[in-house]
Context: one part of a larger RNA
Molecule: large-subunit ribosomal RNA, domain I
Organism: Bacteroidales bacterium
RNA sequence: GGCGAACGGGGGAUGCCUAGGCUUCUGGAGGCGAAGAAGGACGUGGUAAGCUGCGAAAAGCCACGGGUAGCCGCAAACAGGCUUUGAUCCGUGGAUGUCCGAAUGGGGCAACCCGCACGGCUGAAGGCCGUGCACCGGAGAAUAUCCGGAGCGAACCCGGGGAACUGAAACAUCUCAGUACCCGGAGGAAGAGAAAGAAACAUCGAUACCCUGAGUAGAGGCGAUCGAAAGGGGCAGAGCCUAAACCGAUGCGUUUACGGACGUGUCGGGGUUGUAGGAGCAGUCAAGAGAGGGUUCCAAGGAACGGGAAGCGGCUGGAAAGCCGCGGCGAAGAGGGUGAAACUCCCGUACCGGCAACGAGGGGACCACAGGACUGCCACCUGAGUAGGGCGGGGCACGAGGAAUCCUGUCCGAAUCCGCGGGGACCAUCCCGCAAGGCUAAACACUUCCAGAAGACCGAUAGCGAACCAGUACUGCGAAGGAAAGGUGGGAAGCACCCCGAACAGGGGAGUGAAAAAGAACCUGAAACCGUUCGUCU
Numbered sequence: 001g002g003c004g005a006a007c008g009g010g011g012g013a014u015g016c017c018u019a020g021g022c023u024u025c026u027g028g029a030g031g032c033g034a035a036g037a038a039g040g041a042c043g044u045g046g047u048a049a050g051c052u053g054c055g056a057a058a059a060g061c062c063a064c065g066g067g068u069a070g071c072c073g074c075a076a077a078c079a080g081g082c083u084u085u086g087a088u089c090c091g092u093g094g095a096u097g098u099c100c101g102a103a104u105g106g107g108g109c110a111a112c113c114c115g116c117a118c119g120g121c122u123g124a125a126g127g128c129c130g131u132g133c134a135c136c137g138g139a140g141a142a143u144a145u146c147c148g149g150a151g152c153g154a155a156c157c158c159g160g161g162g163a164a165c166u167g168a169a170a171c172a173u174c175u176c177a178g179u180a181c182c183c184g185g186a187g188g189a190a191g192a193g194a195a196a197g198a199a200a201c202a203u204c205g206a207u208a209c210c211c212u213g214a215g216u217a218g219a220g221g222c223g224a225u226c227g228a229a230a231g232g233g234g235c236a237g238a239g240c241c242u243a244a245a246c247c248g249a250u251g252c253g254u255u256u257a258c259g260g261a262c263g264u265g266u267c268g269g270g271g272u273u274g275u276a277g278g279a280g281c282a283g284u285c286a287a288g289a290g291a292g293g294g295u296u297c298c299a300a301g302g303a304a305c306g307g308g309a310a311g312c313g314g315c316u317g318g319a320a321a322g323c324c325g326c327g328g329c330g331a332a333g334a335g336g337g338u339g340a341a342a343c344u345c346c347c348g349u350a351c352c353g354g355c356a357a358c359g360a361g362g363g364g365a366c367c368a369c370a371g372g373a374c375u376g377c378c379a380c381c382u383g384a385g386u387a388g389g390g391c392g393g394g395g396c397a398c399g400a401g402g403a404a405u406c407c408u409g410u411c412c413g414a415a416u417c418c419g420c421g422g423g424g425a426c427c428a429u430c431c432c433g434c435a436a437g438g439c440u441a442a443a444c445a446c447u448u449c450c451a452g453a454a455g456a457c458c459g460a461u462a463g464c465g466a467a468c469c470a471g472u473a474c475u476g477c478g479a480a481g482g483a484a485a486g487g488u489g490g491g492a493a494g495c496a497c498c499c500c501g502a503a504c505a506g507g508g509g510a511g512u513g514a515a516a517a518a519g520a521a522c523c524u525g526a527a528a529c530c531g532u533u534c535g536u537c538u
Base pairs, nucleotide, nucleotide: 001537002536003535004534005533006532007531008530009529015523016487017486020458021457022455023454024453025452026451027450028449029447030446031152032151039100040099041098042055043054044053046078047077050074051073061094062093063092064091065090066089070082071081072080105114106113107112115133116132117131118130119129120128121127135149136148137147138146139145156187157185158184159183160182161181167174171221197204198203209234210233211232212231218226219225239439240438241437242383246269247268248267249266250265251264252263253262254261255260274417276382277381278380280377281376282375283374284373285372290369293367294366295365296364297363298362301358305353306352307351311326312325313324314323315322327344328343329333335347336346337345388412389411390410391409392408393407394406398424419434420433421432422431423430474481475480494522497509498508499507500506
């Protein structure tokens, strides 16, 4: 020195564990903000660096409710206190709430600086305290005053803009895709929505969503690819208001023979339709049906929280819940904890109860306000720079195509119920509908947040990046990037005292403990790697 064995060191794999994650579902909530948000800065404790809480009234103040013996957060300790006159704690409501931040008196390199007016300390001040003072929109005669806006927020929604990589095995039409992204806006949903519809000789009767129709019909350098609708079956279900004719009132203007008339604007009545409807004139008849507003009542919902059955003995052991013996409860044998494996020890569980705020929704009552039908005559009304057309685009599954239907930049430009639009060029016949004003619950989307439940989900190189003081440390001028790091023990019982050492580190005794080969570099403790002893070989 090699090999082997034993025993150590080293290291932190493995096993077990879970405080944290992941996914899905159900219910709730679906917003916060100039009454100053979201998010921060700085403070705040007897001692106080960090986290948490809170705000100069500062780990807190007040009220009510709950609850019961302890309490002064994580977090020990010292000191000092509070509490059955009910504290701590939990729930609800309120008070306080520095400075920055939309940030809003002006400024500014956020958390700072400097003002003006009035009031106060006050008699005075360059000091301090309180209140007000930004801009935009609307109402308004107004520079009075009042109301509103602004900013933040995970996804969902609507609108305005809008790529490229890529695919087409290259690439230009095409595709990716109206996607990503940017901007505006709203709501708890949004959007759509009460037929100028869809159909086809039969009809249906607002809209959205789901299944189907169907990868069909079709579109397509007929390439790559794109891709309906009706109909059928479900879910839900709800319908309304205006403009106009006509009537009345009134502002302004014109006119007047001063009675008025006309034009225009505003307000009220009226009216809302396609087997046309309405107005006007003439005539006839009927009644509480409203998703809307207000008041009120009711039940259910809704916080902390309350009640909630039934077990003992022996054995092993450090410890009984294990084993043995004999019982009990069960609308409860879900689950967790307890020194090991507990229906009956603890927390719970089934079941029962409890409600202030709360405000949507449900039901009832009342009030106000809305809200009808029929016949005849008549021919006044029924949404105009509109429909439609040309040109250029866009959108429709449909790429200009035979290209309807829809939108419109530009140029033209109707009809008026004996009317007008549509039925995929166009024409006729026939059928369906009534544009150019508006509103509308429910069914369908989403989950930052709250509560609950579940998992042939993970178990610390996994699972969120983050089980741990993590979006931290650290990197970068910046946008941004972004870790590592869990486990003593049932209980600190966390090793008094002695010895070596340096007054340390570390170790040896002693003691605790079931165990210290559990001693905090602490469960288990693999391998690499480093040793010691023994054996053997050279």